[in-house]
RNA sequence: CGGGGUAUAGCGAAGUGGUAUCGCGCUUGGUUCGGGACCAAGAGAUCGGCGGUUCAAUCCCGCCUACCCCGA
Numbered sequence: 001c002g003g004g005g006u007a008u009a010g011c012g013a014a015g016u017g018g019u020a021u022c023g024c025g026c027u028u029g030g031u032u033c034g035g036g037a038c039c040a041a042g043a044g045a046u047c048g049g050c051g052g053u054u055c056a057a058u059c060c061c062g063c064c065u066a067c068c069c070c071g072a
Stems, first nucleotide, its partner, number of pairs: 001071007010024004018055001026042005048064005
């Protein structure tokens, strides 16, 4: 320098045009002498950034950023 991949909640992942889901973790309550385990409820991500297409974008297109792989 060229090509490809990844970026979504504190962590790990799903979702591939139509009010963003799950597991662990966290908070509250129950249970317990207390804790763990278990049960019930709840909070938490404007989807890496900036633009474009569209009635509507995590999703499609362009550029940029970070990381990984391949090639020179």
The RNA shown here (transfer RNA) has 72 nucleotides and comes from a Candidatus Falkowiibacteriota bacterium.
Rfam family: tRNA. Rfam classes the family as a transfer RNA. About the family: Transfer RNA (tRNA) molecules are approximately 80 nucleotides in length.
The sequence is in RNAcentral, with records from ENA.
The organism belongs to Candidatus Falkowiibacteriota, within Bacteria.
Model confidence (mean pLDDT): 82 of 100.